[in-house]
Record summary
This is a predicted structure of a 106-nucleotide RNA (SAM riboswitch aptamer (S box leader)) from Caulobacter sp. 17J65-9. Of the family's consensus pairs, 97% are formed in the model. The prediction has a mean pLDDT of 86.
RNA sequence: CACUCAUCGAGACCGACCGAGGGACAGGCCCUUUGACGUCGGGGCAACCUGCGCUUCGCGCAAGGUGCCAACUCCUGCGGGGACCUCGGUCCGCGACAGAUGAGUG
Numbered sequence: 001c002a003c004u005c006a007u008c009g010a011g012a013c014c015g016a017c018c019g020a021g022g023g024a025c026a027g028g029c030c031c032u033u034u035g036a037c038g039u040c041g042g043g044g045c046a047a048c049c050u051g052c053g054c055u056u057c058g059c060g061c062a063a064g065g066u067g068c069c070a071a072c073u074c075c076u077g078c079g080g081g082g083a084c085c086u087c088g089g090u091c092c093g094c095g096a097c098a099g100a101u102g103a104g105u106g
Base pairs, nucleotide, nucleotide: 001106002105003104004103005102006101007100008099013042014041015040016039017038021031022030023029025077026076027075028074043069044068045067048065049064050062051061052060053059054058073098078095079094081092082091083090084089
């Protein structure tokens, strides 16, 4: 980097440094000099892999490897359905695409 599978409406913040952008992409909307983003330290959440146990299609405990700690993956994007409508549109589900994380394969 590519592919396969699983999950994505829950949960979890302080300090130091830096200094202007950041939220993957586009539009929207939002965060941010009352210091965002990022880095480091500490803390925490969760339980994919892992370890242990059991009454073993699973459950419980622990937390070693990852991951995560604004907003549902912040919302929408493509297809289709339903409700309302001043016919401009608005709202609510579903599926796909894309993305993220984990496990595995090449």